Predicted 3D model of a 72-nucleotide RNA (transfer RNA) from Mesotaenium endlicherianum. Its Rfam family is "tRNA". The family's RNA type in Rfam is transfer RNA. Model confidence (mean pLDDT): 85 of 100.

RNA sequence: GCGGAGUAGAGCAGUCUGGUAGCUCGCAAGGCUCAUAACCUUGAGGUCGCACGUUCAAAUCAUGCCUCCGCC
Numbered sequence: 001g002c003g004g005a006g007u008a009g010a011g012c013a014g015u016c017u018g019g020u021a022g023c024u025c026g027c028a029a030g031g032c033u034c035a036u037a038a039c040c041u042u043g044a045g046g047u048c049g050c051a052c053g054u055u056c057a058a059a060u061c062a063u064g065c066c067u068c069c070g071c072c
Base pairs, nucleotide, nucleotide: 001071002070003069004068005067006066009025010024011023012022019056027043028042029041030040031039049065050064051063053061
């Protein structure tokens, strides 16, 4: 210098085409059970890496920066 990635405790989708922030696991409570696990229901948990801009509205678009991975 080039490319990819950063979203809940973990792993990821959503970005292209701006419009309610989601899935699986985990965690908590309840149900079921003699009991645990499994299973079922519900819930908590997010400044979407940071800043700024555009817009009625930004995880998503523009610019700069930070961190990680790969290539040269």